[in-house]
Context: one part of a larger RNA
């Protein structure tokens, strides 16, 4: 000097990204216990007091009351909650990256949409047999989204998807076969060559021809989307109001510098001597917003953020001690 421990004057978070680590608290009995609340909780809230031994009395035999007495210390050692206030997120208990992440992620009960009438839909399998679903039958089974509970969930069907419709347009195989070509018995020609029936063969127009698509509707807890400019009130400012352009429709309630705010340490208030964080407001929302749910919410959390009390070697500022190393001699 390093590691693991122990103690410490005065101060007590001044340390630090941050009270990280450590310390405080701790058992049992009695008293007492707030906001809020889903009336269950919150709650061991918080905050106080007691605890040994001896004697007397009482006793439901667990203990209790009174009196005395010893020590610095009576749960005499060990083990054995620190607490409070406010906010974000997620309702909760659970689950997870075996070996850097335990969470606000996943799940969840509840909500809702959709498919499926049973040889069900869906799934595994070779387009199989067979099996699961299920020895179940719509109060059932499969899939998607949301995520307790409370109050709610606005507008747009133009696009995309899905569902329904069938008049018209388009449209495959196939049917159909107008017509065309090849071949050649034969015929014509002095010849070269030409014409050419039937059959066979290679093509082949019109016409008929389903779903789909075009088309017509519906549908948002389907994929998704939810404007701009100009003017206006008897101070100023602002604009309930008006005009105009565009759109399928122009963001409703609620919330809002937010896990979302760039400018930004926005502005005001609170807390501090001093606060880029925090809390409460404002609204100019770069770029919140309603089941990719919106806003609240008691309880819960090895969650995240801010503040306070207590407590302490975290620090001012270091010291001493114990054990184990390093180092030295052998």
């Nucleotide at each position: 000097c390093u590691c693991u421990c122990g103690u410490u004057c005065a101060g007590g978070a001044a340390c630090u990204c941050g009270g990280c680590a450590a310390a405080c608290u701790g058992a049992c009995c009695c008293c007492g216990u707030a906001a809020c609340u889903u009336c269950g909780g919150g709650a061991g809230a918080a905050g106080g007091g007691g605890u040994g031994c001896c004697g007397u009395c009482c006793u439901c035999c667990g203990g209790g009351a009174c009196g005395g007495u010893c020590g610095c210390a009576g749960a005499g050692a060990a083990a054995u909650g620190u607490c409070c206030c406010a906010g974000g997120c997620g309702a909760c208990u659970g689950u997870u990256u075996a070996c850097u992440a335990a969470a606000a992620a996943c799940a969840c009960a509840g909500g809702u949409c959709u498919c499926c009438g049973c040889a069900a839909a869906g799934u595994c399998g070779u387009g199989a047999a067979g099996a699961c679903g299920a020895c179940g039958u719509a109060u059932g089974g499969g899939g998607g989204c949301u995520g307790a509970c409370g109050c709610c969930u606005g507008c747009c069907c133009a696009a995309u998807g899905c569902u329904g419709g069938a008049a018209g347009g388009u449209u495959a195989a196939g049917a159909g076969g107008a017509g065309u070509g090849g071949u050649u018995a034969g015929c014509c020609g002095c010849a070269a060559g030409g014409c050419g029936a039937a059959g066979c063969u290679a093509c082949g127009a019109a016409u008929c021809g389903a779903a789909g698509c075009c088309c017509c509707a519906g549908u948002g807890a389907a994929u998704g989307g939810c404007g701009g400019c100009c003017g206006u009130a008897a101070c100023u400012a602002u604009a309930a109001c008006g005009g105009u352009c565009c759109u399928a429709a122009g963001g409703u309630a609620g919330c809002g510098a937010a896990a979302u705010u760039c400018c930004u340490u926005g502005u005001c208030g609170g807390g501090u001597a001093a606060g880029u964080u925090c809390c409460g407001a404002c609204c100019u929302g770069c770029a919140c917003g309603a089941a990719u749910g919106g806003c609240g919410u008691a309880a819960c959390g090895a969650u995240c953020u801010g503040g306070g009390a207590g407590c302490u070697g975290u620090c001012u500022u270091a010291a001493c001690g114990a054990g184990a190393g390093a180092c030295a001699c052998a």

The prediction has a mean pLDDT of 88. The part of an RNA shown here (large-subunit ribosomal RNA, domain IV) has 330 nucleotides and comes from a soil metagenome. Its Rfam family is "Bacterial large subunit ribosomal RNA".